[in-house]
RNA sequence: GCUGACCAUGCGGGAGAGCGCCGACGCCGAAAGGCCGAAGCCGCCGAAGGAGCAACCGCCCCGGAAUCUCUCAGGUCAAAGGACCGCGUGGACAGG
Numbered sequence: 001g002c003u004g005a006c007c008a009u010g011c012g013g014g015a016g017a018g019c020g021c022c023g024a025c026g027c028c029g030a031a032a033g034g035c036c037g038a039a040g041c042c043g044c045c046g047a048a049g050g051a052g053c054a055a056c057c058g059c060c061c062c063g064g065a066a067u068c069u070c071u072c073a074g075g076u077c078a079a080a081g082g083a084c085c086g087c088g089u090g091g092a093c094a095g096g
Stems, first nucleotide, its partner, number of pairs: 002095003006091008018042001020041002026035003043076003049072001050070003056064002
C1' cells in the first nucleotide's frame, strides 16, 4: 500500500398503513363562522427499539442467526424518523 467484515461519524438513496370519529387548548373574526389540533375511541401498517420461531453457520457444546412471525413500543397527508444500501473519513481487527 491492497482486500474483507465490524464500530463510530458525514453525505446521498430509502417502503407500508386514516387527510377516520370525537374534539380540549390556542388563533382569526363585530358576529355568523373558519383555522389549528392535545387527550380519548375505532381501524390499519412494519423497516427505530423489543419479543418469538429456526432454515442456515458452527464436528459437537456454547454461541450467532432473517426484510419470516407478533405488534409491547413506534407509526398511519407532508415534514421528521426510518431497517437497509452506496460513497467518504476515523478506529480496532483479520488475510495474503
Molecule: Glycine riboswitch aptamer
Organism: Sphingomonas sp. Root710